C1' cells in the first nucleotide's frame, strides 16, 4: 500500500428499509433487624463521524475516524 471483518445505553449482544429489544448492571419501592434474593417500577443508546439514495436508514451507497485480521 492493498483485501476482508467489527463499530448500536455503563458492559454483552439483538433488530433480513417501517415506534431500536434483550442480559447484567445502575436508581426508586415492597419484603427483611439489616444485607442478599425474588418481585413491582424507573431512568439511560437520535445508532462512530460526515454526505448521498428513500416517503421513510442501525439496515443500502460513498468517503472518512477507530479496532481486529490476513497479503504485500
Nucleotide at each position: 500500500g492493498g483485501g476482508c471483518c467489527c463499530g448500536u445505553g455503563g458492559u454483552g449482544a439483538a433488530a433480513g428499509g417501517g415506534c431500536a429489544u434483550c442480559a447484567c448492571g445502575c436508581c426508586u419501592g415492597u419484603c427483611u433487624u439489616g444485607c442478599g434474593a425474588a418481585c413491582a417500577g424507573g431512568a439511560g443508546a437520535c445508532u462512530g463521524c460526515a454526505g448521498g439514495u428513500u416517503c421513510g436508514a442501525a439496515u443500502c451507497c460513498u468517503g472518512c475516524c477507530g479496532g481486529g485480521u490476513c497479503c504485500a